[in-house]
Record summary
The RNA shown here (small-subunit ribosomal RNA) has 1442 nucleotides and comes from a metagenome. Its mean pLDDT, the model's own confidence on a scale to 100, is 85. The sequence is in RNAcentral, with records from SILVA.
RNA sequence: AGAGUUUGAUCCUGGCUCAGAAUGAACGCUGGCGGCAGGCCUAACACAUGCAAGUCGAACGAACUCUUCGGAGUGAGUGGCGCACGGGUGAGUAACAUGUGGGAACCUACCCUUCGGUGCGGAAUAACAGUUGGAAACGACUGCUAAUACCGCAUAACGUCUACGGACCAAAGAUUUAUCGCCGAGGGAUGGGCCCGCACUUGAUUAGGUAGUUGGUGGGGUAAAAGCCUACCAAGCCUACGAUCAAUAGCUGGUUUGAGAGGAUGAUCAGCCACACUGGGACUGAGACACGGCCCAGACUCCUACGGGAGGCAGCAGUGAGGAAUAUUGGACAAUGGGGGCAGCCCUGAUCCAGCCAUGCCGCGUGAACGAAGAAGGCCCUAGGGUUGUAAAGUUCUUUCAGGAGUGAAGAUAAUGACGGUAACUCCAGAAGAAGCUCCGGCUAACUCCGUGCCAGCAGCCGCGGUAAUACGGGGGGAGCGAGCGUUAUUCGGAAUCACUGGGCGUAAAGCGUACGUAGGCGGCUUGACAAGUCAGAAGUGAAAUCCCAGGGCUCAACCCUGGAACUGCUUUUGAAACUGUCUCGCUAGAAUUCGGGAGAGGUUAGUGGAAUUUCCAGUGUAGAGGUGAAAUUCGUAGAUAUUGGAAGGAACACCAGUGGCGUAGGCGACUAACUGGACCGACAUUGACGCUGAGGUACGAAAGCGUGGGGAGCAAACAGGAUUAGAUACCCUGGUAGUCCACGCCGUAAACGAUGUAUGCUAGCUGUCAGGCAGUUUACUGUUUGGUGGCGCAGCUAACGCAUUAAGCAUACCGCCUGGGAAGUACGGCCGCAAGGUUAAAACUCAAAGGAAUUGACGGGGACCCGCACAAGCGGUGGAGCAUGUGGUUUAAUUCGAAGCAACGCGAAGAACCUUACCAGCUCUUGACAUCCUGAUCGCGGAUCGUAGAGAUACUUUCCUUCAGUUCGGCUGGAUCAGUGACAGGUGCUGCAUGGCUGUCGUCAGCUCGUGUCGUGAGAUGUUGGGUUAAGUCCCGCAACGAGCGCAACCCCUAUCUCUAGUUGCCAGCGUUAAGUUGGGCACUCUAGCGAAACUGCCGGUGACAAGCCGGAGGAAGGUGGGGACGAGGUCAAGUCAUCAUGGCCCUUACGGGCUGGGCUACACACGUGCUACAAUGGCGAUGACAAUGGGUUGCCACUCCGCGAGGAGGAGCUAAUCCCAAAAAAUCGUCUCAGUUCAGAUUGUUCUCUGCAACUCGAGAGCAUGGAGUCGGAAUCGCUAGUAAUCGUGCAUCAGCAUGUCACGGUGAAUACGUUCCCGGGUCUUGUACACACCGCCCGUCAAGCAAUGGGAGUUGAUUCUACCUGAAGUCCGUGCGCUAACUUUAGAGGCAGCGGCCCACGGUAGGAUUAGCGACUGGUGCUAAGUCGAAACAAGGUA
Repeated sequence: AGAGUUUGAUCCUGGCUCAGAAUGAACGCUGGCGGCAGGCCUAACACAUGCAAGUCGAACGAACUCUUCGGAGUGAGUGGCGCACGGGUGAGUAACAUGUGGGAACCUACCCUUCGGUGCGGAAUAACAGUUGGAAACGACUGCUAAUACCGCAUAACGUCUACGGACCAAAGAUUUAUCGCCGAGGGAUGGGCCCGCACUUGAUUAGGUAGUUGGUGGGGUAAAAGCCUACCAAGCCUACGAUCAAUAGCUGGUUUGAGAGGAUGAUCAGCCACACUGGGACUGAGACACGGCCCAGACUCCUACGGGAGGCAGCAGUGAGGAAUAUUGGACAAUGGGGGCAGCCCUGAUCCAGCCAUGCCGCGUGAACGAAGAAGGCCCUAGGGUUGUAAAGUUCUUUCAGGAGUGAAGAUAAUGACGGUAACUCCAGAAGAAGCUCCGGCUAACUCCGUGCCAGCAGCCGCGGUAAUACGGGGGGAGCGAGCGUUAUUCGGAAUCACUGGGCGUAAAGCGUACGUAGGCGGCUUGACAAGUCAGAAGUGAAAUCCCAGGGCUCAACCCUGGAACUGCUUUUGAAACUGUCUCGCUAGAAUUCGGGAGAGGUUAGUGGAAUUUCCAGUGUAGAGGUGAAAUUCGUAGAUAUUGGAAGGAACACCAGUGGCGUAGGCGACUAACUGGACCGACAUUGACGCUGAGGUACGAAAGCGUGGGGAGCAAACAGGAUUAGAUACCCUGGUAGUCCACGCCGUAAACGAUGUAUGCUAGCUGUCAGGCAGUUUACUGUUUGGUGGCGCAGCUAACGCAUUAAGCAUACCGCCUGGGAAGUACGGCCGCAAGGUUAAAACUCAAAGGAAUUGACGGGGACCCGCACAAGCGGUGGAGCAUGUGGUUUAAUUCGAAGCAACGCGAAGAACCUUACCAGCUCUUGACAUCCUGAUCGCGGAUCGUAGAGAUACUUUCCUUCAGUUCGGCUGGAUCAGUGACAGGUGCUGCAUGGCUGUCGUCAGCUCGUGUCGUGAGAUGUUGGGUUAAGUCCCGCAACGAGCGCAACCCCUAUCUCUAGUUGCCAGCGUUAAGUUGGGCACUCUAGCGAAACUGCCGGUGACAAGCCGGAGGAAGGUGGGGACGAGGUCAAGUCAUCAUGGCCCUUACGGGCUGGGCUACACACGUGCUACAAUGGCGAUGACAAUGGGUUGCCACUCCGCGAGGAGGAGCUAAUCCCAAAAAAUCGUCUCAGUUCAGAUUGUUCUCUGCAACUCGAGAGCAUGGAGUCGGAAUCGCUAGUAAUCGUGCAUCAGCAUGUCACGGUGAAUACGUUCCCGGGUCUUGUACACACCGCCCGUCAAGCAAUGGGAGUUGAUUCUACCUGAAGUCCGUGCGCUAACUUUAGAGGCAGCGGCCCACGGUAGGAUUAGCGACUGGUGCUAAGUCGAAACAAGGUA
């Protein structure tokens, strides 16, 4: 200090998540020792048992025990002091509770100090004794007694009160001395009470609260000020700087995190507060309204003889319960403190220790050195090895800790040690007793094998898993930490993601619709004063502990001790006076006023006008009009539409008209008048900061809508009809009501937009326009200036787009608003409204994104340009028939498998009767039909052959032929065969979505890229775009590009012309010859096959930009790539192929392998593709008999002869081929037939044959005779072709024993048409839009249906809290009363007291009515989420109606 995650990629915005630190923790796995700390966060739930506050005999009497009779001691009771401390808890409390700093009207036992005093009397009472009640707790009566208990008198001030005359107030003794006490008063110390400033959680969907309330006077009351209380008087007091109410919460020092500022927190330790079963109350006392005191009420528990009683662990242990979860019913007062006491001493669950717990922090150990045959085993492997790994074993050594034994502290100062025979030290034995946890896809350090197969599972986020998972589970290995390691929870951080430090608001979330204006905030120049803010110095305080620094002590550390610093704060005081502030003297630059001008759809009211629509009346006139993509509804012969004239009525104001004007915004448009607002320009003067902004507030505020009353021509929601459509509650059409208009009153919202708050200042320009002014002139301009309104553009800003003196730049002031998406601008509540609704405005739940700008593609029922047999123009087909062939489907034991839009379907298959063959049935073999190795045997093997069984494979058998090579002479080596064994063979089994190779397709389309440079934050762009041109990214020109590569073209082959060379098997002009180029001769010609030539827009004209090129022409065999072929860029389709081949993985191994026989691939209600043959006269049949080319041939082609009607058969020359053969070319020509199911067409069937072949039944081809089905040119639709092409005619080869309508190749005859690019399809380039990127076969919306979840409403119902009114009124203080009782004082009378009674107040309780809040709730509303539900098609492209 950052990282992951939105996208195809990018930048930004923005959320979510992670890495760190921490904890009173818990859970999982594991666990050796020690030190220091910590340990009910939940039920302030209930508590058994024990202990936690007593002490004093030097206050007192009685009793008792012991006695050395001197005395000593025990302990109930009276009395004194203490029990208000210490210890616990955090329920309540939002408060003067706490923190901090101040203040005046107070008290303070014990303690210190000072000044005084301590005299004389009196009456009781507990204990005790007796009687007595009660179960008990506990009493009652009578009698006796003491005191430092109680009372009176005296004394009385430096005390208290006072009307200033005076009045009033105390005491206690104990003791042998010493001494300890007691009373009054002053002071101190300590502790406490009260008051005040400031600080101190959330909510405004809590806005008003308050009657003792605010103040005064009198009185009361307190230790003390005070409405603290009371009577009367006044009407105040608090509050937007947040009162009141609600919710939550003990506060602080601190702790934790953070760079800090901040945030979160308030265990342990320390300070304060509050509480003590719940609520109320007082008593005693110096102090309490009292944790281990009292009274009352309530709930609960216990005892009971049923009449009554007892109790309060939020003290220490402990129990139950709750909970994820938190310890021993321990020891000691030795230390430190506390209470009592003169003291010894007693008490002390405060405290000090021990026990339990890895709860945390810190320290230590589990061994060290050497040790390679790199052992074994494990794991991986390319089978070579690698790794675990010096790790182990082994050798040598050490003993911390734990264990055993011994010595043995400090803590204590004279004594006293719970801890504790503890810490520490010494000795002994032995590597001995001591390692786990998490992780290994990225973030994030660490990788492989097996298993699993969207299953099981993982997951903090992104995401893994659907047969090769570094992500699941296991193994091996590795990484990290280590007596711990992970997980969960919580806090801070990262998060500048609430931004004070330190963010934003044109489009990402975010400027109120606009103005006026209250409070508030901010505010021009200048003089003086003050000193509130501000700054400086000093003083006080800021507890200790903690943090930090230094030093020291435990062997170190954690921990502890000492000192320092710090505690950023508050208060007081002394100064300063620049700035802010307050007061004050002035000023004119801000602001306002005055005067003079001109501009304007600024506003309101009244009036006026013409054009047009509609309606009505009248005329002319006749059959249609209207409307649409096309129609229909509609109107019209009762006269429409059209046209002419007239009338009525309402609404709106064409042209002018303009990124022109005015207005704050909404908005404003004929003309005239009246009234009226604002801005602007110019000018002297006046006021003298009067200003800016503006929470609440007020006013205005389009359209639609609402109310009342008018008005109503046109238009037009709703509605009706007609169309369209699968539907059409729409788009289109015909009608049509509210409404639109006016008056008055509401509503208060809009994409109310410049998506840009208002005001002020500053910061380059250029150019247009509107309203004015000034100057100059040539009278039309130029220059300049103020205000408005536009365009472009620099700096600067911005994520980019863009903004740019009209800022989104640089600054200032103030206001408003934002903080992930959805739920939702919704619910509830409040306010407003007649309603519609508006405004204010959440949460649960859910997702990991949602979003902005720009980029590259793709796409568009976007645009521009261009091309292609793409359309058009033509020719011929397919689709109809029959047959052939392939496919689907069906069937079957099997009908093997693959190919599936174009780009599967006469495709793999250039040829399934057996074989092929992969399929099915049956039979059969198991190291195998085939390869290598090992062992053994044999020397062969092999070929021919007889026979038997069998369907055959196979098994058995007879005879014959043949008798390997080298040699060291050894079955030694090679070779062959057989047998055996296991390694292995074998698989057309699966996966083309694991692959190689090959292929198809877009497409022979013109594209696809790179280097350097430049531009951009970047993805990327530029180049490659633009202007021309081309078949072409072909070339030229221009240009921040300059070059280059793969493609295009060319180089290659065939073909068209010619020359040269060469003439056999080819050819024959001339010569000779023949039946015949047969032969002599020749190589001129044809032809063959080699080297060459030729074509390049080279030449001319036109055009074009002086280019590239295009058009025309000449010459030429050929002219603008001459024609054809081969050649296929980068990529796309997870395209095709595991069945050509190869190959990873998986699977089978007496079978999914091998062999054989038979069957099947040839099936057949049907559908489709591709073909053949036809439907006839451009033809059929017959006859005649001319002209090709490519090819093939010895297991072959076969001349010729004979036989057969023929397929063919029997003979038989030639040819290993420019020699011989296949081989006949066919369309052509002539004759005939005469429009019919025919002399067309040939399917089908019968029958007789031929050929091939072991074999034609399933299932071949052909021939002869006979038979003669459908079919008369083919619906919707659809295919091919632009020239030697289509069409038509035949010929040949491959495969092949045989089988061709298919495929491939060859030649013969030989057309028509192309205006053109609007449209269909495909493609290319540029541009545009996009919410697409799996890329339009995309994305995506809503209803309905299903499941789940949370939530709103809801008749009501059950609680909780609180308020008001009333009733009741325990205990108790206070007040009153005085019949009863009464020791102290008193001469009497009485005072006083006690009990009783009455009253005020008041807790609990009750009744009634509200308010707030929580739970449940039939039913109901929407919302969210959920691989493959329904209906449509709303949005994204002009999304098909923007």